[in-house]
RNA sequence: AAUAAUUAAGGGCAAACUAAUCGAAAGAUUAGGACGCAAAGCCACGGGUCUAUGGCUUCUAGAGGCUAAGAUAGCCGGGUUGCAGAA
Numbered sequence: 001a002a003u004a005a006u007u008a009a010g011g012g013c014a015a016a017c018u019a020a021u022c023g024a025a026a027g028a029u030u031a032g033g034a035c036g037c038a039a040a041g042c043c044a045c046g047g048g049u050c051u052a053u054g055g056c057u058u059c060u061a062g063a064g065g066c067u068a069a070g071a072u073a074g075c076c077g078g079g080u081u082g083c084a085g086a087a
Stems, first nucleotide, its partner, number of pairs: 012037002017032006035074001041080003045077003048072003054067005
């Protein structure tokens, strides 16, 4: 100097829930709050899951079925960036 694991140090993020706002909804954002997380940093490329405004369709015309272009990175894989750095 490089690689590197798992104890540390410095720390980081923030589930559920509550309030406000946006959205057809799923859900998201902000503030509070901590279930947890070594990438629970970022990216919708692949798969899964959620929702159905819109579209198609059934029909007893009130309801129902299918469908992401919407969402989910704290579902998994993948891509990419980062802190520390014993033996």
Notes
Model confidence (mean pLDDT): 83 of 100. c-di-GMP-I riboswitch aptamer from Domibacillus epiphyticus, 87 nucleotides, folded computationally. NCBI's taxonomy places the organism under Bacteria, Bacillota, Caryophanales, Bacillaceae, Domibacillus.